[in-house]
RNA sequence: CGUGGGAUAGAGUAAUGUUAACUCAUUGGGCUCAUAACCCAAAAAUGAGGGUUCAAUUCCCUCUCCCGCAA
Numbered sequence: 001c002g003u004g005g006g007a008u009a010g011a012g013u014a015a016u017g018u019u020a021a022c023u024c025a026u027u028g029g030g031c032u033c034a035u036a037a038c039c040c041a042a043a044a045a046u047g048a049g050g051g052u053u054c055a056a057u058u059c060c061c062u063c064u065c066c067c068g069c070a071a
Base pairs, nucleotide, nucleotide: 002069003068004067005066006065007064010024011023012022013021026042027041028040029039030038047063048062049061050060051059
């Protein structure tokens, strides 16, 4: 240089064009003599920039970073 995959709440993962979801963690409340467990609720995210589309995490292009293959 060539080529494949990936980047989504604090962490780990979904979402194959039309509402961004789940588990753990965090915070508040409930329960308890108290703590844990349990129950309820809340906050928190699509790597960056453009394009297509009524509508983009999703499709296309460029860039950044990470993990492979080949040389």

About this RNA
This is a predicted structure of a 71-nucleotide RNA (transfer RNA) from Blastocladiella emersonii. Rfam family: tRNA. Rfam classes the family as a transfer RNA. The source organism's lineage runs through Eukaryota, Opisthokonta, Blastocladiales, Blastocladiaceae and Blastocladiella. Its mean pLDDT, the model's own confidence on a scale to 100, is 83.